[in-house]
Source information: The part of an RNA shown here (small-subunit ribosomal RNA, 5' domain) has 516 nucleotides and comes from an uncultured bacterium. Rfam family: Bacterial small subunit ribosomal RNA. Its family is annotated with ribosome and structural constituent of ribosome in the Gene Ontology. The prediction has a mean pLDDT of 89.

Context: one part of a larger RNA
RNA sequence: ACGAACGCUGGCGGCGCGCCUAACACAUGCAAGUCGAACGCGAAAGGGGGCUUCGGCUCCCGAGUAGAGUGGCGAACGGGUGAGUAACACGUGGGUGACCUGCCCCGGGGUGGGGGAUAACGCGCCGAAAGGCGCGCUAAUACCGCAUGAGCCCUGGAAGUCGGAUUGUAGGGGAAAGCUCAAAGGAGAGAUCUUUUGGGCGCCGUGGGAGGGGCCCGCGGCCGAUUAGCUAGUUGGUGAGGUAAGGGCUUACCAAGGCGACGAUCGGUAGCCGGUCUGAGAGGACGGACGGCCACACUGGAACUGAGAGACGGUCCAGACUCCUACGGGAGGCAGCAGUGGGGAAUUUUGCGCAAUGGCCGCAAGGCUGACGCAGCAACGCCGCGUGGAGGAAGAAGGUCUUCGGAUCGUAAACUCCUGUCCGAGGGGACGAAAGAGAUGACGGUACCCUUGGAGGAAGCCCCGGCCAACUCCGUGCCAGCAGCCGCGGUAAUACGGGGGGGGCGAGCGUUGUUC
Repeated sequence: ACGAACGCUGGCGGCGCGCCUAACACAUGCAAGUCGAACGCGAAAGGGGGCUUCGGCUCCCGAGUAGAGUGGCGAACGGGUGAGUAACACGUGGGUGACCUGCCCCGGGGUGGGGGAUAACGCGCCGAAAGGCGCGCUAAUACCGCAUGAGCCCUGGAAGUCGGAUUGUAGGGGAAAGCUCAAAGGAGAGAUCUUUUGGGCGCCGUGGGAGGGGCCCGCGGCCGAUUAGCUAGUUGGUGAGGUAAGGGCUUACCAAGGCGACGAUCGGUAGCCGGUCUGAGAGGACGGACGGCCACACUGGAACUGAGAGACGGUCCAGACUCCUACGGGAGGCAGCAGUGGGGAAUUUUGCGCAAUGGCCGCAAGGCUGACGCAGCAACGCCGCGUGGAGGAAGAAGGUCUUCGGAUCGUAAACUCCUGUCCGAGGGGACGAAAGAGAUGACGGUACCCUUGGAGGAAGCCCCGGCCAACUCCGUGCCAGCAGCCGCGGUAAUACGGGGGGGGCGAGCGUUGUUC
């Protein structure tokens, strides 16, 4: 010094911090949705009216609501963990004439005209379920042609460069989607539809930027030589493939190389850093919280979608495990937040709120957000405060010791006066909220302020042989015991146990563990 634990003890507050072990297994709830201003469909309960054979039928409101579906964006962020990894993983400094980049910002151009489907839905059917099949209908900012099209892409050649930067150019290729608001006009009983103009949000190319990323390189940071040789896509070349992109990344052929005592290979250990602890420093040890990077998401493998994933709460395959089953077949993945079992010396609530900050979606209103903001639990840590203050005897009682005179606990107590931090009750009551007005606070009737009550409710732990600060009595008798080292105990033990006294620290004090 500590993410501590254990023993004894324990009043309050602020700020932190809390599975270091089984990357063991997980019940339950929640943790990623959102948009009707992209699109089609479209209930029910309930209320009212009409008819009725009293079974019901039908119309209106509920409501173009709820809802599922198509489509878009998000879900690759945020949150968790440290298993693996000794590696360009990380740190640091560079390169990319070898690259990508949704949303955002700036510049410039375009947004014409068509087509065929398909969910939802309806009907029928299969299945215990999970789910699935057939036929039929339908919309779009879903999908597909056509048109137009910029050196945007490809090919060629020109200038230019060390080089594929850059500049200009001939041929070829290659885009798009609409929605909405306002005003005015038309149609309609109205709902609403439609036209024009203007605005907003979009859509398609393209140049640049910002931020983010991919790849490559120099250098740097563990242990073992009782590991000395290692290597076949291996090292290089050519052609081809692949990628956003260089590359033996992949493949065919050719050559025979490449690495190593400046430690290859193998084995062990380990996420890395900013930093943290210690130390006068040099150094040593560590990498929990917070921040950056990486890796992982039951185990192993794979691709799909996409600007971005080889995707924690997506898909597929295999495996182990758990669960459901009508035995045919299915479902699942807390190293998200809480919580459970287990392991362990040991680590918390199945809390409140989206008020703030931030994120996603939306024109907005707003929705979602176990990110986050708070509260709860634990002396786990740091810091602060309190458990009273003043007066009060040559000194009560009592305890202990005694040379029996006394000494000491000791102004300590009692007692008197006082104070009110903390505490109880009552009253008031925030900042955090965000520009002109109004609205909006989980925390929280909290902090804080005032009044009132009353010393009332709040002290322990370790030690006293030397090291090391603090001494006596009794008990015990190498016993019982103590102990970090030296060592104590066998009849006067300052070392064991108890009493009195003393020393140290104090809501803590000791012990153990670990590091310097």